[in-house]
């Protein structure tokens, strides 16, 4: 300089047009002498950003930024 994927909670992820899931982690209780380990529970993301379609966008379009991987 072309081109492809990917960006969602602290971390890992699910979700192909109708108010966004689970696990881990952090807290909080219960159980124990204590801690772990186990159950329970309750909180957490307007989804990288800035337009656009539509009644309604994570999700389709478009730019942008960032990571990676590919040709040159």
């Nucleotide at each position: 300089g072309g081109g492809u994927a990917c960006a969602u909670a602290g971390c890992u992820u699910a979700g192909u047009g109708g108010u966004a899931u689970a696990g881990c982690a952090a807290c909080g209780a219960a159980c124990u002498u204590u801690u772990a380990a186990u159950u329970c529970g309750a909180a957490g993301a307007u989804c990288u950003u800035a337009g656009g379609u539509u009644c309604g966008a994570a999700u389709c379009c478009u730019a942008a930024u960032g990571u990676a991987c590919c040709c040159a």
The RNA shown here (transfer RNA) has 72 nucleotides and comes from Andersenia nodulosa. It is recorded under the gene name trnK-UUU. Its mean pLDDT, the model's own confidence on a scale to 100, is 82. The sequence is in RNAcentral, with records from ENA. It matches the Rfam family "tRNA". By type it is a transfer RNA. Rfam describes the family as follows. Transfer RNA (tRNA) molecules are approximately 80 nucleotides in length. Gene Ontology term of the family: triplet codon-amino acid adaptor activity.